[in-house]
RNA sequence: UUUGUGAAGAGUUUGAUUCUGGCUCAGGACGAACGCUGGCGGUGUGCCUAAAACAUGCAAGUCGAACGGGUUUCAUUUGGUCCGCAAGGAUCGGAUGAGACUAGUGGCGAACGGGUGAGUAAUGUGUGGGAAUCUACCCUAGAGACAGGGAUAACCCGCCGAAAGGCGGAUUAAUACCAGAUGUGGUUCCGCGUUGAAAGACGCGGUCUCAAAGGAUGGCCUCUGCGAAAGUACGCUAUCGCUCAAGGAAGAGCCCGCAUCCUAUCAGCUAGUUGGCGGGGUAAUGGCCCACCAAGGCUAUGACGGGUAGCUGGUCUGAGAGGACGACCAGCCACACUGGGACUGAGACACGGCCCAGACUCCUACGGGAGGCAGCAGUUGGGAAUUUUGGACAAUGGGGGAAACCCUGAUCCAGCGACACCGCGUGGGCGAUGAAGGCCCUUUGGGUUGUAAAGCCCUGUCGUGAGUGAAGAAAUCCGCACCUGUGAAUAAUGGGAGCGGGUAGACGAUAGCUCAGGAGGAAGCCACGGCUAACUCUGUGCCAGCAGCCGCGGUAAGACAGAGGUGGCGAGCGUUGUCCGGAUUUACUGGGCGUAAAGGGCGUGUAGGCGGUCGCGUAAGUCAGUUGUGAAAUCCGUCGGCUCAACCGAAGAAUUGCUUCUGAUACUGCGUGACUUGAGUAUGGGAGAGGAAAGUAGAAUUCCCGGUGUAGCAGUGAAAUGCGUAGAUAUCGGGAAGAAUACCAAUGGCGAAGGCGACUUUCUGGCCCGUAACUGACGCUGAGGCGCGAAAGCCAGGGGAGCAAACGGGAUUAGAUACCCCGGUAGUCCUGGCUGUAAACUAUGGACACUAGGUGUGGGGGGAUUUCUCCUCCGUGCCGAAGGAAACCCGUUAAGUGUCCCGCCUGGGAACUACGGCCGCAAGGCUAAAACUCAAAGAAAUUGACGGGGGCCCGCACAAGCGGUGGAGCAUGUGGCUCAAUUCGACGCAACGCGAGGAACCUUACCAGGGCUUGACAUGACUUGGACAGUGUCCGAAAGGACAUCUUCCCGCAAGGGACCGAGUCACAGGUGCUGCAUGGCUGUCGUCAGCUCGUGUCGUGAGAUGUUGGGUUAAGUCCCGCAACGAGCGCAACCCCUAUCCCUAGUUGCCACCAGGUUAUGCUGGGCACUCUAGGGAGACUGCCCGGGCAACCGGGAGGAAGGCGGGGAUGACGUCAAGUCCUCAUGGCCUUUAUGCCCUGGGCUGCACACGUGCUACAAUGGCCGGUACAAAGGGUUGCGAAACCGCAAGGUGAAGCCAAUCCCAAAAAACCGUCCCCAGUUCAGAUUGCAGGCUGCAACUCGCCUGCAUGAAGGCGGAAUCGCUAGUAAUCGCGGAUAAGUACGCCGCGGUGAAUACGUUCCCGGGCCUUGUACACACCGCCCGUCAAGCCACGAAAGCUGACUGUACCCGAAGUCGUUUCAGCCAACCCGCAAGGGAGGCGGACGCCGAAGGUAUGAUCGGUGAUUGGGGCUAAGUCGUAACAAGGUAGUCGUACGGGAACGUGCGGCUGGAUCACCUCCUUU
Repeated sequence: UUUGUGAAGAGUUUGAUUCUGGCUCAGGACGAACGCUGGCGGUGUGCCUAAAACAUGCAAGUCGAACGGGUUUCAUUUGGUCCGCAAGGAUCGGAUGAGACUAGUGGCGAACGGGUGAGUAAUGUGUGGGAAUCUACCCUAGAGACAGGGAUAACCCGCCGAAAGGCGGAUUAAUACCAGAUGUGGUUCCGCGUUGAAAGACGCGGUCUCAAAGGAUGGCCUCUGCGAAAGUACGCUAUCGCUCAAGGAAGAGCCCGCAUCCUAUCAGCUAGUUGGCGGGGUAAUGGCCCACCAAGGCUAUGACGGGUAGCUGGUCUGAGAGGACGACCAGCCACACUGGGACUGAGACACGGCCCAGACUCCUACGGGAGGCAGCAGUUGGGAAUUUUGGACAAUGGGGGAAACCCUGAUCCAGCGACACCGCGUGGGCGAUGAAGGCCCUUUGGGUUGUAAAGCCCUGUCGUGAGUGAAGAAAUCCGCACCUGUGAAUAAUGGGAGCGGGUAGACGAUAGCUCAGGAGGAAGCCACGGCUAACUCUGUGCCAGCAGCCGCGGUAAGACAGAGGUGGCGAGCGUUGUCCGGAUUUACUGGGCGUAAAGGGCGUGUAGGCGGUCGCGUAAGUCAGUUGUGAAAUCCGUCGGCUCAACCGAAGAAUUGCUUCUGAUACUGCGUGACUUGAGUAUGGGAGAGGAAAGUAGAAUUCCCGGUGUAGCAGUGAAAUGCGUAGAUAUCGGGAAGAAUACCAAUGGCGAAGGCGACUUUCUGGCCCGUAACUGACGCUGAGGCGCGAAAGCCAGGGGAGCAAACGGGAUUAGAUACCCCGGUAGUCCUGGCUGUAAACUAUGGACACUAGGUGUGGGGGGAUUUCUCCUCCGUGCCGAAGGAAACCCGUUAAGUGUCCCGCCUGGGAACUACGGCCGCAAGGCUAAAACUCAAAGAAAUUGACGGGGGCCCGCACAAGCGGUGGAGCAUGUGGCUCAAUUCGACGCAACGCGAGGAACCUUACCAGGGCUUGACAUGACUUGGACAGUGUCCGAAAGGACAUCUUCCCGCAAGGGACCGAGUCACAGGUGCUGCAUGGCUGUCGUCAGCUCGUGUCGUGAGAUGUUGGGUUAAGUCCCGCAACGAGCGCAACCCCUAUCCCUAGUUGCCACCAGGUUAUGCUGGGCACUCUAGGGAGACUGCCCGGGCAACCGGGAGGAAGGCGGGGAUGACGUCAAGUCCUCAUGGCCUUUAUGCCCUGGGCUGCACACGUGCUACAAUGGCCGGUACAAAGGGUUGCGAAACCGCAAGGUGAAGCCAAUCCCAAAAAACCGUCCCCAGUUCAGAUUGCAGGCUGCAACUCGCCUGCAUGAAGGCGGAAUCGCUAGUAAUCGCGGAUAAGUACGCCGCGGUGAAUACGUUCCCGGGCCUUGUACACACCGCCCGUCAAGCCACGAAAGCUGACUGUACCCGAAGUCGUUUCAGCCAACCCGCAAGGGAGGCGGACGCCGAAGGUAUGAUCGGUGAUUGGGGCUAAGUCGUAACAAGGUAGUCGUACGGGAACGUGCGGCUGGAUCACCUCCUUU
């Protein structure tokens, strides 16, 4: 520079994130099958299963020019018979000739072609080589074919047999068979020569041995023979055939290198085994076979064994590298019912041949025979599944033949199958009133189907009918003439090219073309939640069902089913199965191992792998070129042929490989020489709990003895068991024994790891530093192997103080096989032996090199200094650059960057398991699966939530106080029960004096009964009558029903219209029916808690973080300071209302200081508006001032002030949480109901009562009760109303009527308080329930079921168990007053004022909350998660007395066919030899014997299955049982190994680990 080629991801673990990791999907392919559907054509393709069994037909014959016959036809000739007058005809024979057909002999073929893939893991295949071979037919060149012989089929005769078939006799031919001659040559042996290292090769000579068919056909008479000749063959000639030997071509046999599946839970295999010598055998090498000799051969680079499998070109996939496969086509191999065997032959141990054995089928006269579709069709069977018992040799090819020709289920065609690929069609254009219809949708307007249809104008593919009509055919053959070979030849014949003629087409009703007619005959399948293109309605209601994964379905399902619509593909479309891909998920390209799966417990070292510096040589690897090969087909590009394509053809490219030769020598290897830096040695120093043995020491514990001494000791959360008056504990003295070594002691030291800790001695290993003398790569790693290896455990013998599994007892507890306590045995200790495992951990293999530093500490060395500092080597920590990492983190002690070697991983569970093997005394260890099951399991980090984690802080949260509740009676609400109904809702806080601010009727929703049906209510339409209303009568409980009476609106001239009422009809009304889990709205709650967020920026791969954390401060995320943040929003605060002080304005109904009048008295009156008050406005408080502290914010104190640090109270409720509450306030989607689930009415119920709970009232009394007297409010309400005075009544209340639409009048008396009397601690002069009687009020009506009054009655109750509530100041407590609620009904609710406390040390604890932090296996978020036994169902698996099958080993028995060998046999026999012959010999056949030998049998093993009473664990399965083991410090930290124990999870002992929270301390680091 040019050309070519080329790689996509998604879903799913989580609240979210990143990573790891599996599962799943989208693609392509198919010899396919199944479901639905189906118009045509072309080209391909079609038993993958039972190498199961096969009826029937066909699939290998041909040659008469090899041979003798036979049959038959014709011709000639001849003989007989018959007919005929004859000619002649018919017939039966003979001879000759010519033709046709042919059983047999003989030749060639049958070993090809065709099928199948059982076997085979190498006797195979692929590829590349090789030497010790054979080869019929074919080709080339050479030589030859002489002269003889004896048989035998057929045929004939006889015989046996049902048949198949066979036997005997006689005859005959050959290109059948045999002996001899010759020998170009071949072969054996010998000699010589050439060449060569040798083996050997070649040549020459001699020797031995080996041929044939001179046949067939044609022609001819040149030669030869015969013949007088004509002529003829024994002759010549041509062709074919024959023999010998050589070469070629093509084919075949054999040998070698390399490549060729899984398994080590197959580790050792081997006796002809390995080799040699000799022989046999073969075409040929060789233990291929035999005798003898030797003792070898193979194997971790996988022998032997087991399993599976034909191999290849190629096919599919893939970017490629690979992976999978080996249908069709092509090459090779193997097989032919199963097993064995040979014969023939060039070739076979032979698919359509033979022999034997076996199984099976068939025939049979029962004596005996026959058979082999894995050839083409076809049948049965098996199976999800795979075709016609077709045509033709026309073409291509094959066999035979001289040829014609015959044969050919090879082949070419046709048939069947959408099985695959390719092509075509089912119409095209115009056409909007966007028609109708739709079981479609709808917001009811419409939309959509949809230019779709209709309609108009066209076209004519395919199919249909009629007609026309190629190519596939080149030839062979015949004739003609020509060239050429042989030849005497113009004969004949071979070869060549030419011309002419003739024959042959299965397919085939062919392809193609033309005409006719007419849109006419031709569209389905799947999908529509995401992945993944495509959406709605209806039905269904965790049902029915769907599903590839995630997942849908429990009343509004885009996921089920149907429909409409839409998307995709289209004569197909989906599903299933299989392979590759995606999957870098086995990683060569191209992965990993600290925590996700994964570093061996540690060392030593074998094989192996890898290896320092400098030369020389070599050229194995490597690189370059070259040679041969890599079959064709396929694939790819180009060109071409079928109208295109599929398909087919041509010439290329490619075939990445192997091989030959030549070259190069950088690197690696190999050989050799050198070097010193790797490694080691030497030498001088050094530190150390390194190891082994022997000895010694002191402290402590326990025990024993003695003394002192007395009642306890010990133990725990508290106790008890236990010990102690038989004298313990305590204390003193003495003694014994065993084990362990305080302090030193330290992220100190040593060791490979495990591990090692008093002191001394002896023995001993390693390490570090210095020096630089020596060796000279001696190195690194290390599969197997070998050794070491904590604790527990085992065996034997000792020892035994303390501790302590098991065990006993005491506690705890629901239980307590535990935690705690008292005891206590193995064991712990020693010696010897075994075991061989641990969280054997730095969860981090070893070695070497490289890549900033800083700071501690241990052991050395050096320089300069001797306070100290610097350099260096080796160890051991921390922090950190670069870099790495999913993150956490690692970071010269790497988890960085590289090299080398080893080990290991590949989803979770099953499973640190089973089986097998090895080891162990045992316990057990090492190695190590599968079925089945799940859609995850997991790592790190994030945000929350939670913790019987931590820190800080707040709240009537506790504490400190005051008063209650829980006990009583009653009221009220709720549960429960009851009932015809006791309507409904509300259920921890946050339901329960709640909805309800007021159930006798009404309300009312419930129940019973009686009624109504366009309705009690709204709107509209049509028909009809009439004003409506009112009144009366009857039935009735009422509602309602029936009847009667009365009356006659507005507009308009009229017709008619309107309003209203009634009747009828239709749309509709109505529903306190359901769903608050379909909703709006409203509300509760956390909580008036201080929080909740955003923009931009920054950090992080990301979720997220930062801001909002930190230090202070606040009631407050309030404010200040700091800070990778800077700002902002919703909340906080403030703004609003009430209240506390003052001022201004305004004074009536309010007020009354002053003045006047009046009254017993009173703002009663005049007057006044100062005050109080009223209600408008304003002022005032802001840490403003002072002092102190503090950087500041702010805090403490003070002054002033009515009020002081938010003055008090209210209103105000962030983001959100609770599927919180409400469909019965209202609104509303959907569903349900429509003479009822609607409406009306009467009566009943909501008030029922063994019981339980909540909230209250009243009390239990003397801080009280009764009586009497006397004060002081606020805030409200009042015309369907409040109602004064006065009078009546004991009272409730009545009468009464003034005043008041209210700062005027009324309700209205405030009560507690205060003063005084009595009561005297009692069931009372307390308390008042209950009950009786008598009344009052409201109301249509007080029976169920109201309130009030009087008299009488006088219950429980004497301050309340466990538990629990409220309240921090004008609060609690206590006292009364008012209001709302449509007559009446208040202990409730909402307000109002009066009197008016106590206490708060404080934040340990309980509850709730806020912030920070930590752990987490939680995220429905601790009311979480989760473990194991047991029980139930289902599933697969292991063990198991055995039973049974397959395959195979070993030993032995029997031993067919057959080859080979032997042959001692009264057997048989033509060829050759001897012999006159008889006969003999040679040889052959047969028999017999022997070796081997298939099947079979006996015995005994191995391996792999099937089954198996029972048994073992495992897995799975919405709501079973027991516990609570783990996750937070999980309530005893967890966990690993081991041992013992226990219903179970588990507990305990010993040793280890941190993958333990928390607090304190130490060390180190960072910053100042």
A computed fold for a 1568-nucleotide RNA from a bacterium, annotated as small-subunit ribosomal RNA. Model confidence (mean pLDDT): 83 of 100. It matches the Rfam family "Bacterial small subunit ribosomal RNA". Its family is annotated with structural constituent of ribosome and ribosome in the Gene Ontology.